Molecule: transfer RNA
Organism: Marinilabiliaceae bacterium
RNA sequence: UGUCCUGUAGUAUAAAGGUAGUACAGAAGAUUCUGGUUCUUUUAGUCAGGGUUCGAAUCCUUGCGGGACAACCA
Repeated sequence: UGUCCUGUAGUAUAAAGGUAGUACAGAAGAUUCUGGUUCUUUUAGUCAGGGUUCGAAUCCUUGCGGGACAACCA
């Protein structure tokens, strides 16, 4: 430098154009003499800009971050 893959709560992972969900974690409460376990409730997310569309996490484009391969220089 080129090509390809990838980016979603604190972590992991779904949603293949139509309500952003699940698990763990955090917080509050119930239970308990206390703690743990268990149960209930709750917090929190689509990397950024633009485009297509009635509608975008999803499709297109640019940038940024991460990864893989190749080339160049030494």